[in-house]
RNA sequence: UCCGGCGUAGUGUAAUGGCAGCACGCGAGAUUUUGGCUCUCGCGGUGGUGGUUCGAUCCCACCCGCCGGAG
Numbered sequence: 001u002c003c004g005g006c007g008u009a010g011u012g013u014a015a016u017g018g019c020a021g022c023a024c025g026c027g028a029g030a031u032u033u034u035g036g037c038u039c040u041c042g043c044g045g046u047g048g049u050g051g052u053u054c055g056a057u058c059c060c061a062c063c064c065g066c067c068g069g070a071g
Base pairs, nucleotide, nucleotide: 001070002069003068004067005066006065007064010024011023012022013021018054025043026042027041028040029039030038047063048062049061050060051059
């Protein structure tokens, strides 16, 4: 320098263009002598900028980051 893959909550992982789920975690409560376990409720996310579209996590372009490959 070129090619390919990946980027979603604190962590891991889903979502074939139609309200972004699940688990762990965290907070509050119930239970318990206390803690843990269990149960209930809650908090929290699509790397960035544009484009396509009635509508984008999803499709397209560029950029950024990580991983792999070629020279």

A computed fold for a 71-nucleotide RNA from a Micromonosporaceae bacterium, annotated as transfer RNA. The organism belongs to Micromonosporaceae, within Bacteria. Its Rfam family is "tRNA". From the family's description: Transfer RNA (tRNA) molecules are approximately 80 nucleotides in length. The RNAcentral record of the sequence draws on ENA. The coordinates come from a structure-prediction model, not an experiment, and the mean pLDDT is 82.